[in-house]
The prediction has a mean pLDDT of 81. The RNA shown here (transfer RNA) has 71 nucleotides and comes from a mouse gut metagenome. The RNAcentral record of the sequence draws on MGnify.

RNA sequence: GGGUCAUAGCGCAGUUGGUAGCGCGUUUGAAUGGCAUUCAAAAGGUCGUGGGUUCGACUCCCACUGGCUCC
Repeated sequence: GGGUCAUAGCGCAGUUGGUAGCGCGUUUGAAUGGCAUUCAAAAGGUCGUGGGUUCGACUCCCACUGGCUCC
């Protein structure tokens, strides 16, 4: 210097730009003799930071920070 990644506690989805989901985990309730197991529900996110474009940005553009990788 080039490429790629950054989204819930953890692992990850999220394309013609339209107010974000899954699995595990956590909490609550029910079943059961039972802290296990099954079922149901809920909580949990300023989408790495700062700007720009747009009526509207996780998504497009620029800079920065950090990880991985190539020269």
Its Rfam family is "tRNA". Rfam classes the family as a transfer RNA. From the family's description: Transfer RNA (tRNA) molecules are approximately 80 nucleotides in length.